Predicted 3D model of a 73-nucleotide RNA (transfer RNA) from a Bacteroidota bacterium.
Rfam family: tRNA. It is annotated as a transfer RNA.
Lineage of the source: Bacteria > Pseudomonadati > Bacteroidota.
The RNAcentral record of the sequence draws on ENA.

[in-house]
RNA sequence: GCCGUUGUAGCUCAGUCGGUAGAGCAAUGCUUUCGUAAAGCAUAGGUCGCCAGUUCGAUCCUGGCCAACGGCU
Numbered sequence: 001g002c003c004g005u006u007g008u009a010g011c012u013c014a015g016u017c018g019g020u021a022g023a024g025c026a027a028u029g030c031u032u033u034c035g036u037a038a039a040g041c042a043u044a045g046g047u048c049g050c051c052a053g054u055u056c057g058a059u060c061c062u063g064g065c066c067a068a069c070g071g072c073u
Stems, first nucleotide, its partner, number of pairs: 001072007010025004019056001027043005049065005
């Protein structure tokens, strides 16, 4: 330098042939207990890597950039 994959909640990951984003664990509160743990219920937490384009509408499609990983030279 070229090619490919990945980038979504604090962590691990889903998701949608384009229509206002979810699970588990973690956090907080409540119930339960003499108390703790466990269990149950609830709450909070996201500019979906960044910038543009297409579209009535983009996490999803297109282009560029950035980062991580892998391959080739």